[in-house]
Context: one part of a larger RNA
Parts: sequence; structure tokens; C1' cells
RNA sequence: CUGGGCGUAAAGCGCACGUAGGCGGACCGGAAAGUUGGGGGGUGAAAUCCCGGGGCUCAACCCCGGAACUGCCUUCAAAACUAUCGGUCUGGAGUUCGAGAGAGGUGAGUGGAAUUCCGAGUGUAGAGGUGAAAUUCGUAGAUAUUCGGAGGAACACCAGUGGCGAAGGCGGCUCACUGGCUCGAUACUGACGCUGAGGUGCGAAAGCGUGGGGAGCAAACAGGAUUAGAUACCCUGGUAGUCCACGCCGUAAACGAUGAAUGCCAGUCGUCGGGCAGCAUGCUGUUCGGUGACACACCUAACGGAUUAAGCAUUCCGCCUGGGGAGUACGGUCGCAAGAUUAAAACUC
Repeated sequence: CUGGGCGUAAAGCGCACGUAGGCGGACCGGAAAGUUGGGGGGUGAAAUCCCGGGGCUCAACCCCGGAACUGCCUUCAAAACUAUCGGUCUGGAGUUCGAGAGAGGUGAGUGGAAUUCCGAGUGUAGAGGUGAAAUUCGUAGAUAUUCGGAGGAACACCAGUGGCGAAGGCGGCUCACUGGCUCGAUACUGACGCUGAGGUGCGAAAGCGUGGGGAGCAAACAGGAUUAGAUACCCUGGUAGUCCACGCCGUAAACGAUGAAUGCCAGUCGUCGGGCAGCAUGCUGUUCGGUGACACACCUAACGGAUUAAGCAUUCCGCCUGGGGAGUACGGUCGCAAGAUUAAAACUC
């Protein structure tokens, strides 16, 4: 390279936007670049191979004739497919109009419950914690209880294999700004599409820088227990951090361990958002879009998947090629650092 694969065996980039490139709907006409099939011409040295003869006593070997050399070039005519040029179309895609649902995003404001702390009142000897205890707090009045105040963080119930978002993710309430989606209608544009190497942006938590904030929780740390030991599990404390603003980091079991897009292929039952029809006016039927459970064909090594495919096909991208060494070393790029990314070999089984 050919071939085979990527849910769980090695293998789908964390996700999107998009450049080059690759691929691309229906019809008509032109030309003939590729292509396809046909005819003619030129060339395709000799030897070799094959076929028919012949010569060395046979054979190997040699000689003669034919076929072949499946190729290339040129020319004639054809035009189905791809490309190209011109024209047309509406089914793909998009725009417009009318409705609708939603924890989609950003900013500002605001509410109640609870924890902690502070002040005051009542009140007295314990409280707390555990398997049991102790460290700890408390007669300088704790725990409990009532009232008032401060401050920070998170939003019980509603809540749902519910909703929204490309993914990460998003949940008290109100307002402002703003992205996407669904349904219905007909009007418009007329293939404007799909994918996407590089590239660019977004990207949980932890971590980093500067400045704030700090109630609770809590790495590190200290003490008490447990234990043979206990650098742990349990308990009492407790600092970074967790929160906010701005800037970095760019990784996760970033998972559906399942790339994106399009078409086709039995059904049944839920649920969410719309439309239409019917009437018993809250049900039934139907249709479009999402989200689930089961199940046929089919697929799968099995488990399982099954119109939200892991089925049947097409297009484009990414990735895999025995285990360890190793996602490591070296070099490059990025980063303040931590490190990230790209990525081997010796050796060994």
C1' cells in the first nucleotide's frame, strides 16, 4: 500500500464555528477535458514465452515460420456518467409573517428559611461528641429558650428516565438586554448545501496572579481516640480554598465510554411543546418536533442495539495496529508556575 476495524476487546478529537480541500438535488441544450465502447493508421527492435515444422543418435541446445507483445500515439464518428459552459425549476437550504414553550446567556435589584457570631432577657450545671470515650466548651454563667442586630453562602417544597443549551453546564423571585428552538401559514430567493486538514473560539473541578470577601464546609496542620503500629478510617479544632471582579490554565470516567450530515427499513405504551378534526368540554383520533420504556426484521463474539441504531446505504473528518517500557525521554510550541500538547527508541515478555 491493499485489506480490516473504532458502545464494552487497541481505536470518535471535550464541544462548536469555519479556511483550503473532498463530496453534492431535478430538467433542457452546447462543447467533448476525463471516461466508455467501436472502426482506421503508426509504433510496439532482436532474443525470451506460446504454436507448427526442422538440425545435432535423444534431450538440453540451435535454426525457420506464425502467433503474441494484453501497451503507447494519432485519426474518424458516438455522448450514457463525472467535470465544464448556458438556461430553467422547487423538493435540499434560507428569508418573511403569525403564534408558543423553556433552570439558554449577561447585568442589576430583591426575598424567606437555616448555620455562625454579637447584644439583651429567663434560667442553672452541665453541654458536646462517640461503638465506648477523650481532646473541646461551661459558675468570668455554657447548653436550652425568647427578642434584636451583623455577615456570608446556598436556594427546601414545586421537581418529573421534566425543560433548555453545541458541549462544559443551567434551578428562590423581579426587571433590562440578548442567543437558539418548535408549530402554523402562504409569499419570496433559487442549490445559496454537507463535511472540514490547518486555524479560531468556548470549555467542570482543582490550581495560579492581583485586589476584595470570608457564615458554613474544609486539603495541609494540631490535638483526642482506635491500633502491634495508625503519617488513616471516628472525634474536637483549623489555614489555603470554596464566594466576587479581572487575567491565566485547557485538563476530566469532558461518557451515550457510541464523530457530523442525509435517505430508507414492523409495531406497542408513556411523557414534554405545538397544530388540525370530532364531539359527551375534557376526552378521542391524527400530524410535526423532542425525550423515555419494551419489542419485530436486521446486526452483534456475546452482552446487548433496534426509526434518538450498534440495521441497510452514501459523503467528509478523526483515530487504531500485541503487553510493558510510556502518554515517558529528547526536541519543538504554549504557560508566571503547576504543567499541557506533539511524541519515540533501546531493552524485555
Small-subunit ribosomal RNA, central domain from Paracoccus pantotrophus, 349 nucleotides, folded computationally.
Its mean pLDDT, the model's own confidence on a scale to 100, is 87.